[in-house]
RNA sequence: GCUUCCUUAGCUCAGCGGUAGAGCGUGGGAUUGCAGAUCCUAAGGUCACUCGUUCGAACCGGGUAGGAAGCU
Numbered sequence: 001g002c003u004u005c006c007u008u009a010g011c012u013c014a015g016c017g018g019u020a021g022a023g024c025g026u027g028g029g030a031u032u033g034c035a036g037a038u039c040c041u042a043a044g045g046u047c048a049c050u051c052g053u054u055c056g057a058a059c060c061g062g063g064u065a066g067g068a069a070g071c072u
Stems, first nucleotide, its partner, number of pairs: 001071007010024004018055001026042005048064005
């Protein structure tokens, strides 16, 4: 330098045009002599950034940034 892939909650990941979700973690409650485990509940997101396509974009296209792999 070229090609491909990844970027979504604190962490690990799903979701691939039509209201953003799960597990773990965190706060509160139930239970318990205390705690753990279990159960209930809540908070937490500019979906990396930007421009475009579309009635509508996390999802499609261009560009940018960061990361990974391969080739040279």

Model confidence (mean pLDDT): 83 of 100. A computed fold for a 72-nucleotide RNA from Lambiella insularis, annotated as transfer RNA. Its Rfam family is "tRNA". From the family's description: Transfer RNA (tRNA) molecules are approximately 80 nucleotides in length. By type it is a transfer RNA. NCBI's taxonomy places the organism under Eukaryota, Dikarya, Lecanoromycetes, Ostropomycetidae, Lambiella.